[in-house]
The part of an RNA shown here (large-subunit ribosomal RNA, domain II) has 692 nucleotides and comes from Candidatus Wildermuthbacteria bacterium GWA2_46_15. Its Rfam family is "Bacterial large subunit ribosomal RNA". The sequence was found in a public genome assembly. Its mean pLDDT, the model's own confidence on a scale to 100, is 81.
Context: one part of a larger RNA
RNA sequence: GCCAACGAGUUCUCUCUCAUGCUUUCGUUUAAGUGCCUCUGGCACGAAGACAAAGUGAAAGCGAGCGUUAAUAGCGCGAACUAAAGAGCUUGAGAGUGAGACCCGAAGCCAAGCGAGCUUGCCAUCGUCAGGGUGAAUGCCGUAGAAAUACGACAGGAGGCCCGAACCCGUGAGCCGUGCAAUACUCUGGGAUGAACGGUGGCAAGAAGAGAAAACCUAAACGAGCUUGGUAAUAGCUGGUUCUUCCCGAAAUAGCUUUAGGACUAGCCCCCGCAACAAAGCAUCUUGGGGGUAGAGCACUGAAUGAAAUAUCGUGGAAUUUUUUCCAGGUGUUUUAAUCAAACUCCGAAUACCAAGAUGCCGUGGGGAGUACGAACCUGGGCGCUAAGGUCCAGGCUCAAAAGGGAAACAGCCCAGACCUUCAUCUAAGGUCCCUAAAUUUGAGCUAAGUGCAAAAAAGGAAGUGAAGUUCCUUCGAUAGUCAGGAGGUGAGCUCAGAAGCAGCUAUCCUUUAAAAAGUGCGUAACAGCUUACUGACUAAGGGAUUUUGCACCAAAGAUUAACGGGGCUAAAGCUCAAUACCGAAGAUAAGGACCCUGCACCAUACGGUGCAGGGUGGUAGGGAAGCGUCCUGUUUGCUGUGAAGGCGAUUUGUAAGAAUCGCUGGAGCGGACAGGAGCGAGAAUGUUGGC
Numbered sequence: 001g002c003c004a005a006c007g008a009g010u011u012c013u014c015u016c017u018c019a020u021g022c023u024u025u026c027g028u029u030u031a032a033g034u035g036c037c038u039c040u041g042g043c044a045c046g047a048a049g050a051c052a053a054a055g056u057g058a059a060a061g062c063g064a065g066c067g068u069u070a071a072u073a074g075c076g077c078g079a080a081c082u083a084a085a086g087a088g089c090u091u092g093a094g095a096g097u098g099a100g101a102c103c104c105g106a107a108g109c110c111a112a113g114c115g116a117g118c119u120u121g122c123c124a125u126c127g128u129c130a131g132g133g134u135g136a137a138u139g140c141c142g143u144a145g146a147a148a149u150a151c152g153a154c155a156g157g158a159g160g161c162c163c164g165a166a167c168c169c170g171u172g173a174g175c176c177g178u179g180c181a182a183u184a185c186u187c188u189g190g191g192a193u194g195a196a197c198g199g200u201g202g203c204a205a206g207a208a209g210a211g212a213a214a215a216c217c218u219a220a221a222c223g224a225g226c227u228u229g230g231u232a233a234u235a236g237c238u239g240g241u242u243c244u245u246c247c248c249g250a251a252a253u254a255g256c257u258u259u260a261g262g263a264c265u266a267g268c269c270c271c272c273g274c275a276a277c278a279a280a281g282c283a284u285c286u287u288g289g290g291g292g293u294a295g296a297g298c299a300c301u302g303a304a305u306g307a308a309a310u311a312u313c314g315u316g317g318a319a320u321u322u323u324u325u326c327c328a329g330g331u332g333u334u335u336u337a338a339u340c341a342a343a344c345u346c347c348g349a350a351u352a353c354c355a356a357g358a359u360g361c362c363g364u365g366g367g368g369a370g371u372a373c374g375a376a377c378c379u380g381g382g383c384g385c386u387a388a389g390g391u392c393c394a395g396g397c398u399c400a401a402a403a404g405g406g407a408a409a410c411a412g413c414c415c416a417g418a419c420c421u422u423c424a425u426c427u428a429a430g431g432u433c434c435c436u437a438a439a440u441u442u443g444a445g446c447u448a449a450g451u452g453c454a455a456a457a458a459a460g461g462a463a464g465u466g467a468a469g470u471u472c473c474u475u476c477g478a479u480a481g482u483c484a485g486g487a488g489g490u491g492a493g494c495u496c497a498g499a500a501g502c503a504g505c506u507a508u509c510c511u512u513u514a515a516a517a518a519g520u521g522c523g524u525a526a527c528a529g530c531u532u533a534c535u536g537a538c539u540a541a542g543g544g545a546u547u548u549u550g551c552a553c554c555a556a557a558g559a560u561u562a563a564c565g566g567g568g569c570u571a572a573a574g575c576u577c578a579a580u581a582c583c584g585a586a587g588a589u590a591a592g593g594a595c596c597c598u599g600c601a602c603c604a605u606a607c608g609g610u611g612c613a614g615g616g617u618g619g620u621a622g623g624g625a626a627g628c629g630u631c632c633u634g635u636u637u638g639c640u641g642u643g644a645a646g647g648c649g650a651u652u653u654g655u656a657a658g659a660a661u662c663g664c665u666g667g668a669g670c671g672g673a674c675a676g677g678a679g680c681g682a683g684a685a686u687g688u689u690g691g692c
Stems, first nucleotide, its partner, number of pairs: 001692006011099002014096006021089005027051003033045005055062002065077004102240002105237001109230006120204009129194001131163003134159001138155002141152004167191003172187003206222001208218002243627006253266003257262001267371002269368006281361009295347001296345002301341003305337009315328005374399002377396007404415003419593004424589003430583003433567003439580001441579006452569002460554002464551010481538005487511003492506003517532001521530002594617010628681001630678010646665008
């Protein structure tokens, strides 16, 4: 991993609701005791007593009322109802309560026992420690000394002394890490006469021991051992919870909660009963109403910009002998222009809300739930960065619980809501060159950037191109081009080494002219040289500037060619506008069929059945209905060695769970109908056991 078997709403008490059947319209009940009997007990009698039949008030008390109070008002507690009702009991279903209470699952808590053959400490007893080094006390001798004593030599052999085996330990590293090993192995290292190490026996333990103390150890897991019991501990938590079909179908909100991943009440769903087209409520329309939102505005409150006037300050500057004047600046006021505001308003909608009317739908009681982490998207907003697949409100929609078609793929977007069948028709969104169903369709334009071809890019730039304007020049010849001219005073004055149109400063005149600057740009050391403005000729028809706008361009850098789905596409297969045709879904239609509800008719008249018409049949949590199958019991009726159950296969049949028949196998029991009862249906629980 697979297969098989087993594996989870059960049983009891009490209560509620619904249904079924029965009884009843009545006060209930005995205690001691007595009697009888089949004598641990049962039955009968026994109405003293208790409960109940009326409440209310603190009570006196009053009484279907009482209390409060001045109150006959209000309020509190009561009475009522009564056959269309109440009460009791039986059975069944559903729910609740208490019990293990649908099943499996803790870590834990407590009790009684078992453990010190591991380990900790202690007690008794016994044992072990190669070799080498160091050389304390002390003694004797010598010398000195009166002596104590000092020095020296020799002897001596102390020490939680030194080095280092056995032995004990476990420092660092390697190795191992499904190991040789649930802590080993190799190298290295510490102690090694001591608070040493070891053998045997003994003592001490579970809130207890023992501990040179690490909450270390107490038999390979100790911040409270192990075993059994309390025990099916508890688990607002996780996982799992088994046949079929039919009908309906949610919620992820509010309030409250030691509450926030749980409850309770309400809301929303289901089932049953009653009532019934009235009220209330909801939807649409009409009419009316009050607002102070969107917008707008500056009249108030504030914010903020420019200009002018004026007052004031005296900060700076200029002029002036001073006074003073002027310029700039600060502050206030006024005027004016243009602005801003959730906590501004001279104004002010649409929706929404409220009221009335009209039309349509409608209600209520009881029982059972689930839900209370919601998500994206669209619209209007707050917060945030007009950030977020962000967060919080309000409204909507889909998903959740919805399949189908489109969006390449894609819960929430667009279209559209799947009862079943059909190789039928029409459409929606979206599409029609090929992948790929359908137009290489028709007409008019645009784009040259592969822009674009189903999301999307800025400020800014620009010599792209189309359209629409405005304006200037132009056959009295424009613009571009070619040819020619482009002069003189003069090298203007100043400056300067030089300054000659062209370093810089000042001025910028005059003349000849068709025209020609005291010079547009190069250039020279300065000149020179080239060129422009300006003029003529040639040529011959448009040219320049600017505004708005369409489509393109640059701005625009990322890791596969790498976000057209791909091929690929350029008078398009791109973009804009218009038109026709076609494709396209589980939508609609057509044809047939199944089931449910409502109405009507007929049959039956106990359930019900048939026909017609209309409507309906996506579905998670969840509610309801009808069935299939397994085991057992009772009644009844059957099959079976001329072959039961079981197994394998085929056929038939039922919407399905399933059922029937036949063949083979098998070799002894097994069904049908009705009724009853359950240890009654497995694919999931890191499920349990067995097998492979």